[in-house]
RNA sequence: UUCUUAUCGAGAGAAGCUGAGGGACUGGCCCAAUGAAGCUUCAGCAACCAACUUUAUGUCAGGUGCUAAAUCCAGAAGACUAUUGAGUCGAAGAUGAGAA
Repeated sequence: UUCUUAUCGAGAGAAGCUGAGGGACUGGCCCAAUGAAGCUUCAGCAACCAACUUUAUGUCAGGUGCUAAAUCCAGAAGACUAUUGAGUCGAAGAUGAGAA
């Protein structure tokens, strides 16, 4: 990087360095010098995996991940329901696990 599969309305931030962007993409709407992104340290959360036993909205925090807003909202090949209000699936994206 590609493929398969599961999940995505829950949860959880401070400090230091630095200094203008960030929220995937497009549109919107937001966040940001009362400090964005990034890096470091410490802390936290518990989605998946691992471990445990009491087997459950369980414990743990080892691996990955995450810590503004529902994946921020809508859109995004196409399909279905409904019948004009829309909704669902899918697609796209993110993360885990497995495979190549």
Molecule: SAM riboswitch aptamer (S box leader)
Organism: Lysinibacillus macroides